[in-house]
Order: sequence, then structure tokens, then C1' cells
RNA sequence: GCCCCCUCACGGGGCAGGGUGCAACUCCCAACCGGCGGUGAAAGUCCGCGAACCCUGGUCCUCGGACCCGGGCCGAUCCGGUGGAACUCCGGGGCCGACGGUGACAGUCCGGAUGAGAGUGAGGGUGC
Repeated sequence: GCCCCCUCACGGGGCAGGGUGCAACUCCCAACCGGCGGUGAAAGUCCGCGAACCCUGGUCCUCGGACCCGGGCCGAUCCGGUGGAACUCCGGGGCCGACGGUGACAGUCCGGAUGAGAGUGAGGGUGC
């Protein structure tokens, strides 16, 4: 230094101000936010992953459900400039955002969630 194994830790942000209305952080004007890995140069919107949701099968079960494998599904970007190289930088203009709940329709409020997770870091061990 490398393969494998074990342990621990970390691992998601956001409606200011105003309008209408009996009532809206949900509508309107506007404001704010952007997980993880990769990508000749840095990404919410290029490639992929995670979560959520649906289905088959399996295990457990307090019969409510929980977990595992597999499959499905899974949103959105253009122009100009610089440069060897950038849908990633600079300038400008767009667009996207699960499910349930909530006197009124939710990316931002409440909830599953003190959850899960892509992954990241550290420590230890056998072997080479």
C1' cells in the first nucleotide's frame, strides 16, 4: 500500500414582505432551498444512486404490520462568454420538486422521521 472482515461516528435545506378572503406559510405578487457518487473544470435540472410509491416471492408476526431479494416507477436547461477541455465556471434567461394531513389547493407548515439511506471519515484485525 491492497483485498476481505469487524467496530464507531457523520450523513437535507427552504415562503421575508405584501394582496384577496370568515378562513390560505397551501391561491395571487414575490421570497427562499437544492442529498450522494461520477463526469478532460467545480452540476437541483448530463450519467447514475438513495428515499418515497406500486407489484411478485420469502421470513417473522402482537394479525396492525415489520424485514429481505427481485422487478416496476422515479421531476426539471437553454443562450452567450472564457478556455485545450465546462448543459458543471462567469453573465443572462427558464424549469423541477413523492405520499398522508391541514376552516382553502403545500418543494418550504404538521406527519411517517430520535426512521431510512446513497455514501463519507476514523479505528482495529487476518492475509498478501
Model confidence (mean pLDDT): 84 of 100. Predicted 3D model of a 128-nucleotide RNA (FMN riboswitch aptamer (RFN element)) from an Actinomycetota bacterium. The source organism's lineage runs through Bacteria, Bacillati and Actinomycetota. The sequence was found by an Rfam model in a public genome assembly. Its Rfam family is "FMN riboswitch aptamer (RFN element)". On this family, see Wilt et al., J Struct Biol X 2020: "FMN riboswitch aptamer symmetry facilitates conformational switching through mutually exclusive coaxial stacking configurations".